Description: RNAcentral holds the full RNA, with entries from ENA, Greengenes and SILVA. This is a predicted structure of a 530-nucleotide part of an RNA (small-subunit ribosomal RNA, 5' domain) from an uncultured marine bacterium. It matches the Rfam family "Bacterial small subunit ribosomal RNA". Rfam links the family to the GO terms ribosome and structural constituent of ribosome. The coordinates come from a structure-prediction model, not an experiment, and the mean pLDDT is 86.

[in-house]
Context: one part of a larger RNA
């Protein structure tokens, strides 16, 4: 000087953009953060609508009816592995790079072949039973895209090459051209959408290597599944990965082992550069989720808001036995110089599911609160010499404050106030036309046009309307360095200071005043890094 995720004094008009617990991975009230499908499945607790039926105070009450909108609890599917936090451990193939083989992928994507015919259960509801509860049990019955045979199967897997082996599931809309009966319906066509096997592809994901990646030698040996090797396990895979026999290897002064410290990176700061210090916010990876440990389920997880064990802690108990995990958003204690609302809204963008309207969504988009930081604006602008007055100072004539005030003519950005008013919106949704599929001028996609709507922000931005100089300056310094001097009080006291040093009766260094410099809504000081 530069720079800060910064504190602190002292002071503050406004706007835009971004930033906001660096300290106890300390503990946590309350609320919300992952659900969603009735177009998989039995149903019907609620709540509308409509039809009936009683009552009557003529629009209320009650009851009936899954018919109808829908849907609470449950079976079942996809989702809860993403988003979203935090850096505690890790000095490591963890992370950067460059690369490599022996893997695995839901949903999505081409392609190819099928989706035939049966079964027993079980939750939910009923009934009963134990318990304080949390729940958990006996019985009776039921469903299905839940489960299990069967039958097919190969380009798929295993082979001693002869053969073996192994699969599905249905749901919705729609018609009546064939069949069958009753101008409508399915055991019929017809569409879309699901399902099964096998394989392309993208997507992600495990894996193994080469180089790079902090300190200490007042840490010199270190290792026994260690280091290979031959068989078995195992794994989506390669390997001591694990056994079991062998063999004695392997690593290290080019720093192993050990201890300290630390998440890494694109990047930030600083510097002409080299470097040197960092690793907040945004991105990539990674690691964790109260502490330790373990596997289930899944195409993935050894799972943040899943499950078991254990510990520690809080909580409820009827003392027998349960609950709980904010390093999600908010918010409270506590630590601490220090770090924000228990806010709106899913309009957008993106995620879940869903055919699809739509639900969810503290992701996300937005508003509050702080001059934390940057970037702009403004606090008035021309004139104006009687150089007023007061105020310092004076050598008393007089200098300065100072064109500065007043005064006169003007402007009105911010802000106040009046009113108008964009873009963030694109989809969906209905209707009408063309094409596709078909038997169909149903239904389904598609594509084009029409209407009709959907905005948290937000009293937006942006314009204008009105008044009036009106609402808006300060902070730090003036002995050298260093840009700025005098007066008074103090008397080595009081104080001051980055370094030199200043103050003991003429202090430009203290304190106070006039006066001046420097930055400016900021201005100094502290801390820190170059």
């Nucleotide at each position: 000087g530069a720079u800060u995720g910064a504190g602190c004094g002292c002071u503050g008009g406004c706007g835009g953009u971004a930033u906001g617990c660096u300290u106890a991975a300390c503990a946590c009230a309350u609320g919300c953060a992952a659900g969603u499908c009735g177009a998989a499945c039995g149903g019907a607790a609620a709540c509308g609508a409509u039809a009936c039926u009683a009552g009557c105070u003529u629009g209320c009450u009650a009851g009936u009816a899954g018919g109808c909108g829908u849907c609470g609890a449950g079976u079942g599917g996809c989702g809860g592995a993403c988003g979203g936090g935090u850096g505690a451990g890790u000095a490591a193939c963890g992370c950067g790079u460059a690369g490599g083989a022996a893997u695995c992928u839901a949903c999505c994507u081409g392609a190819u072949a099928g989706u035939g015919g049966g079964g027993g259960a079980u939750a939910g509801c009923c009934c009963g039973a134990a318990g304080a509860a949390a729940u958990u049990c006996g019985g009776a019955u039921u469903a299905a895209u839940a489960c299990c045979g069967c039958a097919u199967a190969a380009u798929c897997u295993c082979u001693a090459c002869g053969g073996a082996g192994u699969a599905a599931a249905g749901a919705g809309g729609g018609c009546c051209u064939c069949u069958a009966u009753u101008u409508a319906u399915a055991a019929g066509c017809u569409u879309u959408c699901a399902c099964u096997a096998u394989u392309u592809g993208a997507u992600g994901a495990g894996c193994c290597u080469g180089c790079g990646u902090a300190a200490g030698a007042u840490u010199a040996g270190c290792u026994u599944g260690u280091u290979g090797g031959u068989g078995a396990g195992g794994u989506a895979a390669a390997a001591g990965c694990u056994c079991a026999c062998c063999a004695a290897g392997g690593c290290g002064a080019c720093g192993a082992u050990c201890u300290u410290u630390a998440g890494c990176u694109g990047g930030u700061c600083u510097g002409a550069g080299a470097g040197g210090a960092u690793g907040a916010u945004c991105a990539g990876c990674c690691a964790c989720a109260c502490u330790g440990g373990g596997a289930c389920u899944g195409a993935g997880a050894c799972a943040c808001g899943g499950c078991c064990c254990a510990g520690a802690c809080u909580c409820c108990u009827a003392c027998g036995g349960g609950a709980g995990g904010c390093a999600g958003c908010a918010g409270u204690g506590g630590g601490g110089a220090a770090u924000a609302u228990u806010g709106g809204a899913c309009a957008a963008u993106g995620g879940g599911c869903g055919c699809a309207a739509g639900c969810c969504u503290g992701a996300u988009c937005c508003a509050g609160c702080a001059a934390u930081a940057c970037c702009g604006c403004g606090u008035g602008u021309g004139u104006g010499a009687a150089g007023a007055a007061g105020g310092c100072c004076u050598g008393a004539g007089g200098g300065u404050u100072g064109u500065a005030a007043a005064g006169c003519a003007c402007u009105u950005u911010c802000a106040a106030u009046u009113g108008u008013g964009a873009a963030g919106a694109a989809a969906a949704g209905c209707u009408a036309a063309a094409g596709a599929c078909u038997a169909a001028u149903a239904c389904u996609c598609u594509u084009u046009a029409g209407c009709c709507u959907u905005g948290a922000c937000g009293u937006u931005a942006a314009c204008u309307u009105u008044a009036g100089a009106a609402g808006a300056a300060g902070c730090a310094c003036c002995g050298g360095c260093u840009a700025a001097c005098u007066c008074c009080g103090u008397g080595c006291c009081a104080g001051c200071a980055g370094c030199c040093g200043c103050g003991g009766u003429a202090a430009u260094a203290c304190g106070g005043a006039g006066g001046g410099u420097g930055c400016a809504a900021g201005c100094g000081u502290u801390a820190a890094u170059c």